Model confidence (mean pLDDT): 77 of 100. Bacterial RNase P class A from a Thermoleophilia bacterium, 358 nucleotides, folded computationally. It matches the Rfam family "Bacterial RNase P class A". By type it is a ribozyme.
[in-house]
RNA sequence: CUCGCAGGCCGGGUGAUCGCGGGCCGCUUGCGGCUCGAGGAAAGUCCGGACACCGCAGGGCAGGACGCUGGGGAAAUCCCAGGCGGCGAAAGCCGACGGAAAGUGGCACAGAAAGGAGACCGCCGGCGGCGAAACACUCUCCGGAGACGCCGAAGGCAAGGGUGAAAAGGUGGGGUAAGAGCCCACCAGCGUCGUGGCGACACGGCGGCUGGCCAAACCCCGUCCGGUGCAACGCGAAGCAGGUUCCGAUGACGCUGCCCGCCGAGGAACCGGGUGCGCGGCACGAGCCGUCGGGCAACCGGCGGCCGAGAGGGAUGAUCACCCUCGACAGAAUCCGGCUUACAGGCCUGCUACCGAG
Numbered sequence: 001c002u003c004g005c006a007g008g009c010c011g012g013g014u015g016a017u018c019g020c021g022g023g024c025c026g027c028u029u030g031c032g033g034c035u036c037g038a039g040g041a042a043a044g045u046c047c048g049g050a051c052a053c054c055g056c057a058g059g060g061c062a063g064g065a066c067g068c069u070g071g072g073g074a075a076a077u078c079c080c081a082g083g084c085g086g087c088g089a090a091a092g093c094c095g096a097c098g099g100a101a102a103g104u105g106g107c108a109c110a111g112a113a114a115g116g117a118g119a120c121c122g123c124c125g126g127c128g129g130c131g132a133a134a135c136a137c138u139c140u141c142c143g144g145a146g147a148c149g150c151c152g153a154a155g156g157c158a159a160g161g162g163u164g165a166a167a168a169g170g171u172g173g174g175g176u177a178a179g180a181g182c183c184c185a186c187c188a189g190c191g192u193c194g195u196g197g198c199g200a201c202a203c204g205g206c207g208g209c210u211g212g213c214c215a216a217a218c219c220c221c222g223u224c225c226g227g228u229g230c231a232a233c234g235c236g237a238a239g240c241a242g243g244u245u246c247c248g249a250u251g252a253c254g255c256u257g258c259c260c261g262c263c264g265a266g267g268a269a270c271c272g273g274g275u276g277c278g279c280g281g282c283a284c285g286a287g288c289c290g291u292c293g294g295g296c297a298a299c300c301g302g303c304g305g306c307c308g309a310g311a312g313g314g315a316u317g318a319u320c321a322c323c324c325u326c327g328a329c330a331g332a333a334u335c336c337g338g339c340u341u342a343c344a345g346g347c348c349u350g351c352u353a354c355c356g357a358g
Stems, first nucleotide, its partner, number of pairs: 001356001002353001004351007012323007020037008039329001043340002046338005051229004058260004063225005068082005083097001084095004098220002103218002105214003120161002122157003127152005137146003169187006188210001190207007233280004242271006254262002287306008324327001
């Protein structure tokens, strides 16, 4: 160089003209001037909050979320650092990562057997039968017997084969008729002790020898969780006409899905009538930028500076000229912190070196 990994950034530029929305100013009160006007995801609405209201929301049940350790943060299915496991040669990446020895349940197909299992092939077979007596060995009463080879019943075994995602610890040795943690060594796992660490955990010693997998199945354990969402909610203005049915002090509606408990007078549906306006909430905030300090970092603190969209039929656009590497995904609607997803092309920084080139 190249291949790769991690982090960060940009997301056409300049000028002119016309147009749209907000703010400020001016006056001739509907015009003019100045200024500002989408994003890194504004998206999905998945998680957490702020804020607002509900009778300040108590107890229980049900339900839901989360789940290694330490730290950060308002909180979080968030972030940082670490541990453990997996992947990679490495940089590094990924992990719902409590409990399977409380109980229940599941483990398709295949396979004999899918959990306190099983015997299809196979191995053995002390006992019985047959054979050869050719070789070697032992005994002999010299006939044979053991041994050897083959077959088989009862029985033993789980090493090997085969099935499977998974077969009752792994490898090696001893042992045995053949085998087996049956015994031994090492390794894995479990228990316990010691050392190191805040801790997850790591390392070492000792012990008995082994209790499959699935909890993103029910479940158990621990922590947390009131409900409804800006069409919340507050203020102002205008207008109108009531009717029918049902529920309700034997407590409706509501607070919470249910029960207890609380509250205490209206409520629900349908038909008909009116309005369909203005202002606030709503843009200064867990804000952004710079710098210094603490911290490995997330982050925190000090100082200085800045104000960067705010509609309500809903603005953020169009045309022309020039240039370039010819321009992706997409577009605010109460706000904020996250996560996830989409994205043409390009830039910067740091790191790795199995293979390739020098």